RNAcentral holds the full RNA, with entries from ENA. This is a predicted structure of a 730-nucleotide part of an RNA (large-subunit ribosomal RNA, domain II) from a Candidatus Thorarchaeota archaeon. Its mean pLDDT, the model's own confidence on a scale to 100, is 83. Its Rfam family is "Archaeal large subunit ribosomal RNA". Rfam links the family to the GO terms ribosome and structural constituent of ribosome.
Context: one part of a larger RNA
RNA sequence: GCCAGGGAGUUCAUGGGCGUGGCAAGGAUAAGGCGUAAAGCCGUAAACGAAGCGAAAGCAACAAGCCCGCAGCCGCUUGCGGUGAGGGGCGACGUGUGAUAAGUGCGUGAAGUCACUCCCGUGACACGAGAAACCAGUCGAUCUUGGCCUGGGCAGGGUGAAGCCGGGCGAAAGCUCGGUGGAGGCCCGAAAGGGUGCUGACGUGCAACUCGUUCCGUUGACCUGGGCGAAGGGGUAAAAGGCUUAUCUAGACUGGUGAUUGCUCGUUCUCCGCGAAGUUGGUCGUAGCCAAGCCCCGCUUGAGGUAUCAUGUGGUGUAGAGCACUUUCGGAUGUGCCCGGGGGUCGAUAAGACCUCCACCAUCCUGAAAACUCCGAAGCUGCAUGAACCGUAGACGGCGGGAGACGGGUGCCCGGGGUAAGCCCGGCAGGCCGAGAUGGGGAGAACCGAGAGUACGGUUAAGGUCCCUAAAUGCCAGAUAAGUGCGGUGAAGAAGGGUGUCGAGAGCCCAAAACAGUCUGGGGGUGAGCUUAGAGGCAGCUAUCCCCGAACGAAAGCGUAACAGCUCACAGACCGAGGCUCUCGGCCUUGAAAAUGGACGGGGCUAAAUCUGGCUACCGAGACCGUACGGCACGUGGGUAGAACCGCGUGAUCCGGUAGCGGAGCGACCCGGUUGGGCAGAAGUAGGGCCGUGAGGUCCUGUGGACCGUCCGGGUUUGAUGAUCCUGGC
Numbered sequence: 001g002c003c004a005g006g007g008a009g010u011u012c013a014u015g016g017g018c019g020u021g022g023c024a025a026g027g028a029u030a031a032g033g034c035g036u037a038a039a040g041c042c043g044u045a046a047a048c049g050a051a052g053c054g055a056a057a058g059c060a061a062c063a064a065g066c067c068c069g070c071a072g073c074c075g076c077u078u079g080c081g082g083u084g085a086g087g088g089g090c091g092a093c094g095u096g097u098g099a100u101a102a103g104u105g106c107g108u109g110a111a112g113u114c115a116c117u118c119c120c121g122u123g124a125c126a127c128g129a130g131a132a133a134c135c136a137g138u139c140g141a142u143c144u145u146g147g148c149c150u151g152g153g154c155a156g157g158g159u160g161a162a163g164c165c166g167g168g169c170g171a172a173a174g175c176u177c178g179g180u181g182g183a184g185g186c187c188c189g190a191a192a193g194g195g196u197g198c199u200g201a202c203g204u205g206c207a208a209c210u211c212g213u214u215c216c217g218u219u220g221a222c223c224u225g226g227g228c229g230a231a232g233g234g235g236u237a238a239a240a241g242g243c244u245u246a247u248c249u250a251g252a253c254u255g256g257u258g259a260u261u262g263c264u265c266g267u268u269c270u271c272c273g274c275g276a277a278g279u280u281g282g283u284c285g286u287a288g289c290c291a292a293g294c295c296c297c298g299c300u301u302g303a304g305g306u307a308u309c310a311u312g313u314g315g316u317g318u319a320g321a322g323c324a325c326u327u328u329c330g331g332a333u334g335u336g337c338c339c340g341g342g343g344g345u346c347g348a349u350a351a352g353a354c355c356u357c358c359a360c361c362a363u364c365c366u367g368a369a370a371a372c373u374c375c376g377a378a379g380c381u382g383c384a385u386g387a388a389c390c391g392u393a394g395a396c397g398g399c400g401g402g403a404g405a406c407g408g409g410u411g412c413c414c415g416g417g418g419u420a421a422g423c424c425c426g427g428c429a430g431g432c433c434g435a436g437a438u439g440g441g442g443a444g445a446a447c448c449g450a451g452a453g454u455a456c457g458g459u460u461a462a463g464g465u466c467c468c469u470a471a472a473u474g475c476c477a478g479a480u481a482a483g484u485g486c487g488g489u490g491a492a493g494a495a496g497g498g499u500g501u502c503g504a505g506a507g508c509c510c511a512a513a514a515c516a517g518u519c520u521g522g523g524g525g526u527g528a529g530c531u532u533a534g535a536g537g538c539a540g541c542u543a544u545c546c547c548c549g550a551a552c553g554a555a556a557g558c559g560u561a562a563c564a565g566c567u568c569a570c571a572g573a574c575c576g577a578g579g580c581u582c583u584c585g586g587c588c589u590u591g592a593a594a595a596u597g598g599a600c601g602g603g604g605c606u607a608a609a610u611c612u613g614g615c616u617a618c619c620g621a622g623a624c625c626g627u628a629c630g631g632c633a634c635g636u637g638g639g640u641a642g643a644a645c646c647g648c649g650u651g652a653u654c655c656g657g658u659a660g661c662g663g664a665g666c667g668a669c670c671c672g673g674u675u676g677g678g679c680a681g682a683a684g685u686a687g688g689g690c691c692g693u694g695a696g697g698u699c700c701u702g703u704g705g706a707c708c709g710u711c712c713g714g715g716u717u718u719g720a721u722g723a724u725c726c727u728g729g730c
Stems, first nucleotide, its partner, number of pairs: 001730006011124007019116005026048001032042003052059002062091001065090004072083005092108006127266004134256006145230001147228007154220001156188003159184001163180007193216002197213002200211002232248001234244003269665006279292005294404001295402006304390003308387009320375001321373002326369003330365005336360001340358007408433003413427005438449003453629007463619003466603003472616001474615006485605002496590003500587010517574005523547003528542003553568001556567003630655002632651007666719001668716006675709003684703008
């Protein structure tokens, strides 16, 4: 992992509710007794109901007085009238308060009670499984820690303390030299013991700590056998919270114990109807819970209701705009101010005068604002009327029972934080996902199309139509040469550039010849003056004139030490038709760097299969249309005590669905009744046919060899691919 078997809302008590049944102003017994012992009978106590109000003393109520009116019934008749149980509004009554009032609280025109099924609350283990822990009592020192008793072990080599002997020196104490000697938690290094580095091997291992090599260490605080003793908030510890039998920041085992868990996982057959919430308030509360809101079901009432639109009439202070207030940026003017500050001139270092700048004031110009507003939309919203839609097939409202949920997310719009984020925190509540399939978007929760009962056929939507791949290698007019592109935006590429190319606008020149090209000239006064070693058009300063002329600068650039030299401006000739400049736009290009070879979905595509504008076809969903069928709801006829059931009709506006609620069923085992099958072959089992929306049912054949079903009721330890579920097998 697979298969088989096991495996989770139970039981009792009590309270609430729907339903069913009995009796009913009452209903029923309890304990207990008798008993034929799961029957039946007796038992009338308590509690419940039949009267309330009041703290209490205490007092004590409508069998109907008026109005409205649903269903039903009646009448006429096709929508009116009458009546009208139940229902509603008044009134009246009881009682408390008060004042013998008014007002007001509670109550009053009789329905309960007992039992049973089911649902829910509460108490109990309370749907199943799961802690870490806490406490009690026991068992452990064969591992290990330290202690005690008694034994055992340590190759070989080195070093050479004290002491002792001898020589020398010395007055001596003593010193010194040579031997001898053999000390040491001494040195090297086997065995023992250890476990340093490789962070080697191994890492479902040889092994729940091993293997290799290296290393520490070997007379000691050494290693070790046997025996003894220290025990769980205790021991032992050269102290690491180490060790105390693979268990230690409090051992193991058994018990309390089914501890508790707001956390996690799991929770078993089918179909049908409806269908949420992630919000508000509270909470030692934010992983929970309670109440409300939102969902489901039933009852009740009986005529209106409002998601939409229009009109009318109110509310608002946002977007925008503005500067009238507040705050704020820049500027101008002023015989405004002379209160304040800085600088300057005159004066004597003063007083003071004058000038100027700032500040202040006034006026004007030009701006800014979440905490500004002289203004002010769209939008949102209150009320009224109308439309439309919903509603007697019962809406709106009321009452009761059952929930789930109280982590939301995302698209559009509006904000706060942040460089930003598939980021964080809010607003809005109208979309979508959640709980929504299906077509498109290469793939894809929430983007586009569209809300899926079943089947078949057709038509479209979004999006597409060269091939993969259904459908025009369609048509018209342009653009692009970059494989740009073939993606709505995006590194899917920016600021900034482009004499790439296409288009639009404006100005200027041009057959009296433009622009470009080629040829020629490009001079003289003069080497202008000054400066300077030099300064000759061309280091620098000043000036920048005159003449010849078709034209020619006291020179725009290169060049020289300075000259020289080469161009340019400018002019002539040749040529012969457009040229030059500016602004704007389209496509393209540059800017442009990432790690295996690679991505327009791919192939591939160039007057296109790219981009822009236009046109006509076609393809393409579960959408829409058609046909048939099913379910459900409602109406109606039959049927019934009432249902079930059978038939007909209506449904454009019913049939997606998680949590969840409601309804109807299938199957298993057992019991009572009923009615059948079986050795001429039961159950079980293998394969197949048919029926049913489904759980399932039924039939045939084989196998098997003795029991098994239908129907009507009753009762359950009643349904498993899931719990790292349990046990077994493979």